[in-house]
RNA sequence: ACUGAUCUCGGCGAUGGAGCUCGCCGGGAACCCUGGGGUUCCGAACCGCCUCACCGGCUGAUAGCCCCUGCGAACCG
Numbered sequence: 001a002c003u004g005a006u007c008u009c010g011g012c013g014a015u016g017g018a019g020c021u022c023g024c025c026g027g028g029a030a031c032c033c034u035g036g037g038g039u040u041c042c043g044a045a046c047c048g049c050c051u052c053a054c055c056g057g058c059u060g061a062u063a064g065c066c067c068c069u070g071c072g073a074a075c076c077g
Base pairs, nucleotide, nucleotide: 009026010025011024012023013022016068017067019065020064021063027042028041029040030039031038032037033036048058049057050056
């Protein structure tokens, strides 16, 4: 210096929030305070489906389970 595994941590999984589980990504630069932390910018994962494309059409607040909130449908009072 590179690669792999494990652990920890951070981010992400088409519309909000909590818990648990699963999967994916994790590099660079600058500044500030100090033995480690913070901030900013860029990058990665990520940003639904049908149609060659356009027009047009369709599902869903979950990655999955479950609860809350919001919306929609049917029935009863």

Fluoride riboswitch aptamer (crcB RNA motif) from Mycolicibacterium brumae, 77 nucleotides, folded computationally. The coordinates come from a structure-prediction model, not an experiment, and the mean pLDDT is 76.